This is a predicted structure of a 100-nucleotide RNA (SAM riboswitch aptamer (S box leader)) from Alkaliphilus pronyensis. Taxonomically the source falls in Alkaliphilus (Bacteria, Bacillota, Clostridia, Natronincolaceae). The sequence is in RNAcentral, with records from Rfam.

[in-house]
RNA sequence: GCCUUAUCAAGAGCGGUGGAGGGAUAGGCCCGAUGAUACCCGGCAACCAUAUUAUGUAUGGUGCUAAUUCCUACAGAAUCCCGAUUCUGACAGAUGAGGU
Numbered sequence: 001g002c003c004u005u006a007u008c009a010a011g012a013g014c015g016g017u018g019g020a021g022g023g024a025u026a027g028g029c030c031c032g033a034u035g036a037u038a039c040c041c042g043g044c045a046a047c048c049a050u051a052u053u054a055u056g057u058a059u060g061g062u063g064c065u066a067a068u069u070c071c072u073a074c075a076g077a078a079u080c081c082c083g084a085u086u087c088u089g090a091c092a093g094a095u096g097a098g099g100u
Stems, first nucleotide, its partner, number of pairs: 001100008013041001015040003021031003025073004042065003047061006069092001074089006
């Protein structure tokens, strides 16, 4: 990198370093010098392993820590003031575990 599978409506700092960009892609809409991304610490959570135990807790491996995966991207359905709104399912993406 590819394949399979589970989850994605909850949760999580008024800390330190450091300095301009960031929210996967595109469009939108947002966040950002009242300091973004990143790193450290803290925190959340409980996917995997272990221990104890039936359900949580602890330790380790990850993960996460603005906005539903920020919304929409494809298809279908409903409503209607015919331009929208809402709903459902895919696609894409993220993370874990297993395989190649």